This is a predicted structure of a 116-nucleotide RNA (SAM riboswitch aptamer (S box leader)) from a Bacteroidota bacterium. The coordinates come from a structure-prediction model, not an experiment, and the mean pLDDT is 79. Rfam family: SAM riboswitch aptamer (S box leader). Gene Ontology term of the family: regulation of gene expression.

RNA sequence: ACUUCAUCAAGAGUGGACGAGGGACUGACCCAAUGACUCCACAGCAACCGGCGACGGUCAGAUCGUCGUGCCAGGUGCUACAAUCAGGGUCCCGUGAACGGGACCGCCGAUGAACA
Numbered sequence: 001a002c003u004u005c006a007u008c009a010a011g012a013g014u015g016g017a018c019g020a021g022g023g024a025c026u027g028a029c030c031c032a033a034u035g036a037c038u039c040c041a042c043a044g045c046a047a048c049c050g051g052c053g054a055c056g057g058u059c060a061g062a063u064c065g066u067c068g069u070g071c072c073a074g075g076u077g078c079u080a081c082a083a084u085c086a087g088g089g090u091c092c093c094g095u096g097a098a099c100g101g102g103a104c105c106g107c108c109g110a111u112g113a114a115c116a
Stems, first nucleotide, its partner, number of pairs: 003114006013042005021031003025087004043079003048075002050072003053067004088105007
């Protein structure tokens, strides 16, 4: 890498460097020389892994399970917009239709953990 599982409408920005596109693609809508994107520094958010604790379980422990916001923040991650929205399918609603709206599933992807 592949595969599996979980999450993805909450939250959190300043400075410096660079200098033209960026938000994957298409359409729409946005961001961007008042400097976006990217990189670096610091700050922050969150709590997936991790640590600690409580409870359950046990003769006792280990493993394990739970914690409706338990505590910490070591490893990651993240800090415009829902993963910006839609795209394929099923169903429902407004209508008889075009068309529009909604729910669920899927596709593609991101992040973490496991495996390797």